Predicted 3D model of a 71-nucleotide RNA (transfer RNA) from Jatropha curcas.

């Protein structure tokens, strides 16, 4: 400088173009003599910006990060 893969909630991972899901982790509450464990319930997310679509995480364009490959 070309290519190609990756980016979804604090952590890890899903998700035929049709209510963004599960562990986990925080937090509330029951449980306990008390912590831990179990149990209910809450909260938090599609790298940025267009575009096509009745509808985008997805499908195109454009940036940013990061990984490989080749000069």
């Nucleotide at each position: 400088u070309g290519c190609g893969g990756a980016u979804u909630a604090g952590u890890g991972u899903a998700a035929u173009g049709g209510u963004a899901a599960c562990a986990u982790a925080u937090c509330u509450g029951g449980c306990u003599c008390a912590u831990g464990a179990c149990c209910a319930g809450a909260u938090g997310a599609u790298u940025u910006a267009g575009g096509u679509u009745c509808a985008a995480g997805u499908c195109c364009u454009u940036u940013g990060u990061c990984c490989g490959c080749a000069a």
About this RNA
Its Rfam family is "tRNA". Rfam classes the family as a transfer RNA. From the family's description: Transfer RNA (tRNA) molecules are approximately 80 nucleotides in length.